[in-house]
RNA sequence: CCCAGGAAACGGCAACCCUCAGGCGACUGAGGCGACGCAAAGCCAAGGGGACUCUCGGAGUCAGCCCGGUUACCGAC
Numbered sequence: 001c002c003c004a005g006g007a008a009a010c011g012g013c014a015a016c017c018c019u020c021a022g023g024c025g026a027c028u029g030a031g032g033c034g035a036c037g038c039a040a041a042g043c044c045a046a047g048g049g050g051a052c053u054c055u056c057g058g059a060g061u062c063a064g065c066c067c068g069g070u071u072a073c074c075g076a077c
Base pairs, nucleotide, nucleotide: 005074006073012038013037017032018031019030020029021028022027036064042070043069044068047067048066049065050062051061052060053059054058
């Protein structure tokens, strides 16, 4: 330095629920509570698939559904 990996260490994210706001809706943002879990549970929906919604010729939502891409902490045996 690279990789496997997440043993250790420093940490990180945050399920569910409640309130407010936005949206027809799937759902999203913020706050509170709390931790179901996550080695990328960071980002990409203009990489592929899948599920879901609707004002359904089509338009949208989900990255914490799977594969993939890309960036990042540590680097034990």
A computed fold for a 77-nucleotide RNA from a Deltaproteobacteria bacterium, annotated as c-di-GMP-I riboswitch aptamer. Taxonomically the source falls in Myxococcia (Bacteria, Pseudomonadati, Myxococcota).